[in-house]
RNA sequence: UUCGCGGGAGAGAGGCCGUCAGAGGUCCGCCGAAGGCGCAAGCUCCCAUAAUCGCUCAGGCAAAUGAACCGCGAA
Numbered sequence: 001u002u003c004g005c006g007g008g009a010g011a012g013a014g015g016c017c018g019u020c021a022g023a024g025g026u027c028c029g030c031c032g033a034a035g036g037c038g039c040a041a042g043c044u045c046c047c048a049u050a051a052u053c054g055c056u057c058a059g060g061c062a063a064a065u066g067a068a069c070c071g072c073g074a075a
Stems, first nucleotide, its partner, number of pairs: 001075007012028001014027004029061003035057001036055003042049001
């Protein structure tokens, strides 16, 4: 680093259109822990690196999926 198993937060089941019901579209309000971007301490001769800090492009706001991170096992 990869795979498998387990745990795993936050934010409207919002309005309107649509439908048998959905899917979907749109508008407003939000979240931040896939990813991405930016900066600081630190490290460093310099370059560089750099967060669960910030931004919110993407993503997400019932469930499911996903999910940084943690534990175990294997390669």
Predicted 3D model of a 75-nucleotide RNA (Glycine riboswitch aptamer) from Jeongeupia sacculi. Of the family's consensus pairs, 90% are formed in the model. Its Rfam family is "Glycine riboswitch aptamer". From the family's description: This family represents the bacterial glycine riboswitch. Glycine riboswitches usually consist of two metabolite-binding aptamers domains with similar structures in tandem. The aptamers cooperatively bind glycine to regulate the expression of downstream genes. Taxonomically the source falls in Jeongeupia (Bacteria, Pseudomonadota, Betaproteobacteria, Neisseriales). Its mean pLDDT, the model's own confidence on a scale to 100, is 75.